Background
Lysine riboswitch aptamer from a bovine gut metagenome, 161 nucleotides, folded computationally. RNAcentral holds the sequence, with entries from MGnify. Its mean pLDDT, the model's own confidence on a scale to 100, is 77. Of the family's consensus pairs, 100% are formed in the model.

RNA sequence: UGGUAGAGGUGCGGCAAAAAUCAGUAUCGAUUAAAAACUCCGGGAAGAGCAGUCGGGAAAGGGUUUGCCGCCGAAGUCCAGAAAGAAUUCCCGUUCUUGUUGGGCUGGGCCGCAGCAAAAGAUGCUGCGGACUGUCACAUUUUUUUGUGGAGCGCUAUCGU
Repeated sequence: UGGUAGAGGUGCGGCAAAAAUCAGUAUCGAUUAAAAACUCCGGGAAGAGCAGUCGGGAAAGGGUUUGCCGCCGAAGUCCAGAAAGAAUUCCCGUUCUUGUUGGGCUGGGCCGCAGCAAAAGAUGCUGCGGACUGUCACAUUUUUUUGUGGAGCGCUAUCGU
């Protein structure tokens, strides 16, 4: 310096199924009172919207469990570029989703606080803090250890140049 194989553990991610939550919500029907808002479309005094009562009553996203699959920058997040699709639109433009290219940050999970998202005391992401853990370096060790610090573009093993 190039390749191959590994390790960290409440380890990471994807797919499928079931049950819950979402929620007695959105919404539909009947009825009561009262009353005319709305960019387009549709509807509307033959009574809209709002509200009460009664009777029906979801879905998406997110999470848990189980099973299968791929893995150890697994993965996540931020910035920029280009592409496809959807919504709105006369067009420009804006927003959202999907994958992709380049660059930056984070070793890992847990707990607490704050912010954002979410229906949410679930959960996710980011930041800060805490102990724990893996790895390497330095120092230390009654040769069992202990302390400090760094980062995965790292570490260990092995093969080649």